[in-house]
RNA sequence: GCAUUAGUGGUCUAGUGGUAUGAUGUCACCCUCCCAAGGUGGCGACCCGGGUUCGAUUCCCGGCUAAUGCA
Numbered sequence: 001g002c003a004u005u006a007g008u009g010g011u012c013u014a015g016u017g018g019u020a021u022g023a024u025g026u027c028a029c030c031c032u033c034c035c036a037a038g039g040u041g042g043c044g045a046c047c048c049g050g051g052u053u054c055g056a057u058u059c060c061c062g063g064c065u066a067a068u069g070c071a
Stems, first nucleotide, its partner, number of pairs: 001070007010024003018054001025043006047063005
């Protein structure tokens, strides 16, 4: 330099055109003599810019970052 793959809450992860899932975390409450464990509820995210579309996390283009391969 070229190609391929990936980028989603603090962390890990599912999703694939129609209000983004779960775990973990954190907060509140319940339980308990207290703590831990357990239960219920809340909070918290689509890498950036543009295009297509009624509608984009999803499709297309460019960029950035990471990994792998080739040179």